[in-house]
Source information
This is a predicted structure of a 113-nucleotide RNA (TPP riboswitch aptamer (THI element)) from Planifilum fulgidum. Rfam family: TPP riboswitch aptamer (THI element). About the family: Vitamin B(1) in its active form thiamin pyrophosphate (TPP) is an essential coenzyme that is synthesised by coupling of pyrimidine and thiazole moieties in bacteria. The previously detected thiamin-regulatory element, thi box was extended, resulting in a new, highly conserved RNA secondary structure, the THI element, which is widely distributed in eubacteria and also occurs in some archaea. Analysis of operon structures identified a large number of new candidate thiamin-regulated genes, mostly transporters, in various prokaryotic organisms. On this family, see Thore et al., J Am Chem Soc 2008: "Structural basis of thiamine pyrophosphate analogues binding to the eukaryotic riboswitch". The prediction has a mean pLDDT of 77.

This record gives sequence, structure tokens and C1' cells, in this order.
RNA sequence: CGCAUAUCCAACGGGAGCUUGGGGAAAGCCAGGCUGAGAGGGCGGGGGAUCUGCCGCCGACCGUUGAACCUGAUCUGGGUAAUGCCAGCGCAGGGAUGGAGACAAGGGGGCCC
Repeated sequence: CGCAUAUCCAACGGGAGCUUGGGGAAAGCCAGGCUGAGAGGGCGGGGGAUCUGCCGCCGACCGUUGAACCUGAUCUGGGUAAUGCCAGCGCAGGGAUGGAGACAAGGGGGCCC
């Protein structure tokens, strides 16, 4: 000198599944299990039932182009109490970016021996 990266800021994108028991004619409650970064934490709205993430905002978390997430997919194989649990499919097709920015690597120069 300095690419990239970690990291930070802002913006944007995204998902919230499977399952057990209890309570309960009353507003959707209570306590667990599995995987996971995260399985809905707060507020508001809808909704009249053997039981809601259905919608909005905020928050947490993950991701921003090689895998966040969606599609294919009521897919294929394995496994499980069960599941998008694992693997394949899969550098498949879609998919959301700007700024700041070290250490180290690397490159150049000066001086001394």
C1' cells in the first nucleotide's frame, strides 16, 4: 500500500413444523416431548370452539446469491411416537444490498548488518 473476511451500521428478505397430557360451555388457557439459529415474546384485530399464528405492527432469530427461505413436492431413500427428523433432489428454478472496516496473508519501498 492493500483484495477479501470477521465485525459494525442502515435497509431489505424469511420461517415458526411435529407431538403428549390436563383444564374448559367458555375465548382460545396450563404443563411437557422432538428437531432447530429460531417452532410465536409483546400489543392490537378477526374468530364462538372441544380448540386459533388467521391478519397487522413491534421484538428475537436466520439470511441478503453457492443453499435464509420458496417451488418442484401429496417427490425419492432411510429413520421416527410423529414431522419438511436425516439424506438425496441441489453449484435445479426462483430469491433480499449498500456503507464502514480491522488482525493476518500478500505486494512495494527505505535504513542497517